[in-house]
Context: one part of a larger RNA
Molecule: large-subunit ribosomal RNA, domain II
Organism: Candidatus Aenigmarchaeota archaeon SCGC AAA011-F07
């Protein structure tokens, strides 16, 4: 891992609701008693209507062929008058003025273990120092070698104290040291389902001492012991182990076993030491009451509004450049001896020009809101509403449109569709984008999206664009890429481009300057000759020279120049494995405009069938009635296993159950026939019972 078996809403009791049944102002119990028949009041205490009127459903009665109308109307609704009691001076106000109770079954609830498994912990009582820590008692072990303290002896010196030398001696938490022993530093070696739940190898450290070790004792769990690491106290230690309290508790994780069918949520508000939770409300479901209107939609009419966009001589405020006017305290610059004055800057105002605003608006949509009318939809086959039983939810999310934010698969809102709880088709794949809401089967037609091949359907038709494989990801900005359009100007009296020629004189204009001759700078910028030629466009020289341009002529011969707007295209274009059409490939099989076909879903249509609700019938029918996606969850109906009782002229050794293979039936849980195996019990109907259904729980046990 596989398989088998086991494995989770149970029991008692409280309250409540529903159903069925009994009796009923009583019910029940053996009884005491309990609940009900009366309420109000904190209490003392006091103590009540089966009233009247109106409307009116069902029902009943009458009329009518019918539709319907009328009458009477239990229950119901409304109003009024009363009554009880509390409060109060009163008025008034609050509560109340006749159906229960017992049993059984079921739904829920509180208390109990309370659907099952699961802590870390806490407390109590015991057991542990054969491991290990420390201490005590009593024993044992430590080859060999080295160094050579004190003391002592001898010799010498000294007045002495004492000193020196030579011996002797044998001290030491001394030295070397794989004898033995002890430790465990490195290889971060081997091993790592091991030889081993700490080992093995090689190297290493200590090795007469605070040494090491045998045996015997002592200290015990908030306690011991500790040369202190919160180390050790029997493979267990920031509080040992065993048993008990104990099924501790867990707002947390996991698991929770057959089928079909009807409906079907919420991720919001409020409160809570609350945000992983709970309660109330909201939203779902089931039942009852009631008896006539209800409403998401569309259109018209009449109102409301100040958003989007927009605007600026319509305000408030911001804001580009410039002009005019006024002021000018302080500031800057100039003039002046000073007073003072001029200019700048500044302030205010006005005009022109160019821009902005959530807290600006002269104006101002679309949507939206309100009222009413009409239409539509739902509703006597019973709606809106009311009462009661049962929930779940209270972590939401995407999109669109907004606020915040540099931004986010960010955050906070609004909206309504969607996902959640929604399958199917399309989009390469892809919860929420497009199509479309799936009861089952068969056939057809479409939607979105597609039609060269993969791949169902056009190598479809007409016009045009693109050359970038753009298409098939992307902004500002840029582009003599190409295409379409508009405007202005020039042009056969010859444009634009190109080529050839000219481009002069006064004069080197004046001044500054070493020089300044068109071309360093300042000032001026005239005149003449001309077809035309600047007191000079650029280069160049130290300065000249020289080249060139404007301008003119000639050659040539038909369009040209400039500005603006649109389409496609190019650059911009950069990320970590190679990857930005799904692939092949495509010059259309790309883009734009138009048209015709076709393909393509569970959509739509047709046929058949099933089921639900409702109606009509009265029995298993009919309906050209409406429906049948679904998580949490609510309601309904069934299947199967085990056991008990009753029934069956039930089955069975001429072969029961179980098991294997297999047939048929049913919407399903399932049922059923046959053969084999097996070798003794089993089935059906009705009624009843409960520890009743397995795939999941790091589930338990067994087998493999």
């Nucleotide at each position: 891992g596989g398989c088998a078996a086991g494995g989770a809403g149970u029991g008692u009791u409280u309250c409540u609701c529903u159903g069925u049944g009994g009796c009923g102002a009583g019910a029940u119990g053996a009884a005491a008693g309990u609940c009900g028949u009366a309420g109000c009041g904190a209490a003392a205490g006091c103590g009540a209507a089966c009233g009247c009127u109106g409307c009116g459903c069902a029902g009943c009665c009458g009329c009518g062929c019918a539709a319907g109308c009328g009458g009477u109307c239990a229950g119901g609704c409304a109003g009024c008058u009363g009554g009880g009691u509390g409060u109060g001076a009163a008025a008034g106000c609050g509560c109340c003025c006749a159906a229960g109770u017992c049993a059984c079954a079921g739904g829920g609830u509180g208390a109990c273990u309370a659907c099952c498994c699961g802590a870390a912990a806490c407390c109590c009582c015991a057991c542990g120092a054969u491991c290990u820590a420390g201490u005590c008692c009593u024993g044992g072990g430590c080859u060999g070698g080295a160094c050579g303290a004190a003391g002592c002896c001898c010799u010498g010196g000294g007045a002495a104290a004492c000193c020196a030398g030579g011996g002797u001696g044998g001290a030491g938490g001394u030295c070397c040291g794989u004898a033995u022993c002890u430790a465990u530093u490195g290889c971060u070696g081997a091993g790592a389902u091991u030889c081993a739940a700490a080992u093995c190898g090689c190297a290493u450290a200590g090795g007469u001492g605070a040494u090491u070790u045998g045996g015997g004792a002592c200290u015990a769990g908030g306690g011991g012991u500790g040369a202190a690491a919160a180390a050790c106290c029997a493979a267990u230690c920031g509080a040992g182990u065993g048993g008990g309290g104990u099924g501790a508790u867990a707002g947390c994780u996991g698991g929770u076993u057959c089928c079909c069918u009807c409906c079907g949520a919420a991720a919001u508000g409020a409160g809570c030491u609350a945000u992983a939770g709970c309660u109330c409300a909201g939203c779902c479901u089931c039942g009852c009451c009631g008896g006539a209107g209800g409403c998401c939609g569309c259109g018209a009419u009449g109102g409301g509004g100040g958003u989007a966009g927009a605007g600026a001589u319509a305000c408030u405020g911001a804001u580009u450049g410039g002009g005019g006017c006024a002021c000018c305290a302080a500031g800057g610059a100039g003039g002046g001896a000073a007073a003072c004055u001029u200019c700048c800057a500044g302030u205010g105002u006005u005009c022109c020009u160019g821009u902005c605003a959530a807290a600006c608006u002269c104006a101002g949509a679309a949507u939206c809101c309100c009222a009413c009318c009409g239409c539509g939809c739902c509703g006597u086959a019973g709606a809106u509403g009311g009462c009661g039983g049962g929930a779940g939810u209270g972590a939401g999310g995407c999109a669109a449109c907004g606020g915040g934010g540099u931004a986010a698969g960010c955050u906070c809102g609004u909206u309504a569709u969607c996902c959640g709880a929604g399958a199917a088709g399309g989009u390469g794949a892809u919860a929420a984008c497009c199509u479309a809401g799936a009861c089952c089967g068969c056939g057809g037609u479409u939607a979105a999206g597609g039609u060269c091949c993969c791949u169902a359907a056009g190598u479809g038709u007409c016009u045009u664009u693109u050359a970038a494989g753009u298409g098939a990801g992307g902004a500002a900005a840029a582009g003599a890429g190409u295409u379409u359009c508009c405007a202005a100007c020039c042009a056969c009296a010859g444009a634009c481009a190109g080529u050839g020629g000219g481009a002069a004189u006064g004069u080197a204009g004046g001044c500054a300057u070493a020089g300044a001759a068109g071309c360093u700078g300042c000032c001026a910028u005239c005149a003449u000759u001309u077809a035309a030629a600047g007191a000079g466009u650029g280069g160049g020289u130290a300065a000249c020279a020289c080249c060139u341009c404007a301008c003119c002529c000639a050659c040539c011969g038909a369009g040209g120049u400039u500005g603006g707007a649109g389409g496609c295209c190019u650059u911009g274009a950069u990320a970590a494995u190679g990857g930005a059409c799904g692939g092949g490939a495509c010059u259309a099989a790309a883009g734009a405009g138009a048209c015709c076909a076709c393909c393509g879903a569970g959509a739509c249509c047709g046929c058949g069938g099933a089921c639900g609700u409702c109606g009509c019938a009265a029995u298993u029918g009919c309906g050209a009635a409406c429906g049948u996606g679904g998580u949490a969850g609510g309601g309904g109906g069934g299947u199967g296993a085990c056991c008990u009782g009753c029934a069956g002229u039930g089955g069975g050794c001429a072969g029961a159950a179980g098991c294997g293979c297999u047939u048929g039936c049913a919407u399903a849980a399932g049922c059923u026939g046959g053969c084999g195996u097996g070798g003794a019990c089993c089935c059906u109907g009705c009624a009843g019972g409960g520890a009743c259904a397995a795939g999941a729980a790091u589930c338990u046990u067994g087998c493999u």